Predicted 3D model of a 261-nucleotide part of an RNA (large-subunit ribosomal RNA, domain VI) from a Patescibacteria group bacterium.

[in-house]
Context: one part of a larger RNA
RNA sequence: CGUCGUUGCUUGAAGGGAGUUUUUCCUAGUACGAGAGGACCGGAAAGAACAAACCUCUGGUGUAUCGGCUGUUCCGCCAGGAGCACUGUCGAGUAGCUAAGUUUGGAAUGGAUAACCGUUGAAAGCAUCUAAACGGGAAGCCACCCCUGAGAUAAGGCAACUUUCUAGUUUACUAGAAAUAAUUUCCUAGAAGAAGACUAGGUUGAUAGGCUUCAAGUGUAAGCUCUGCGAGGAGUUAAGCUGAGAAGUACUAAUAAAUUA
Numbered sequence: 001c002g003u004c005g006u007u008g009c010u011u012g013a014a015g016g017g018a019g020u021u022u023u024u025c026c027u028a029g030u031a032c033g034a035g036a037g038g039a040c041c042g043g044a045a046a047g048a049a050c051a052a053a054c055c056u057c058u059g060g061u062g063u064a065u066c067g068g069c070u071g072u073u074c075c076g077c078c079a080g081g082a083g084c085a086c087u088g089u090c091g092a093g094u095a096g097c098u099a100a101g102u103u104u105g106g107a108a109u110g111g112a113u114a115a116c117c118g119u120u121g122a123a124a125g126c127a128u129c130u131a132a133a134c135g136g137g138a139a140g141c142c143a144c145c146c147c148u149g150a151g152a153u154a155a156g157g158c159a160a161c162u163u164u165c166u167a168g169u170u171u172a173c174u175a176g177a178a179a180u181a182a183u184u185u186c187c188u189a190g191a192a193g194a195a196g197a198c199u200a201g202g203u204u205g206a207u208a209g210g211c212u213u214c215a216a217g218u219g220u221a222a223g224c225u226c227u228g229c230g231a232g233g234a235g236u237u238a239a240g241c242u243g244a245g246a247a248g249u250a251c252u253a254a255u256a257a258a259u260u261a
Stems, first nucleotide, its partner, number of pairs: 001151001005161006014148004020048007032037001050105005058099004065092005070085006109143003116136004162179007180261004186202005207253003210249005216242003223236005
């Protein structure tokens, strides 16, 4: 820009993805074979590699979480802390992201076939799967499965889409005004994201922050008391602190406008 306008839900032309395979068991030590050996067909199970999704479990990471420790500077000193030392270092670790973790997938089925195997059957009184006619037949082909998908320009389909007043020539329609609704700029954000976009919201509100409670992490804070000559220990105390998690709560910020019908 087009698709007659807006919103929502769709159809599916077309395109892409996937397509793998091993071992064991049963049938059955059966058929076969002198024996050694050892099946077809059919059924079941466990795997490998690959792929997708996810984080309940096992782990990794987790540089604004918690704790321990050393040196040094500073907060007047003690105590308690802060800065720096690779995040100072060490031990753990929520959310998120992840694999080595978890779950799932390949299938089954149908159609047309290849090589090949057939039925009937002449040319050519026989024979012949082929010439007319009719079947079987593959991990392959086309569907089926998953994803994208109407710029598929043949641009598809379905559903829902205002009211009042004034003027212009009558239904229709056009222009203006008001109300209402929707959308967008804008704003609060996100399991969405390079930017657009998408999604959840914008006071008739739980969208984010804050606060409260909880989960989870760390591991029993500081202060005080008691005890020991002391380094220390015990009690208060499953304490204190805490980034991303859950619920609740309008305290703060979603102001104010524009466009269209």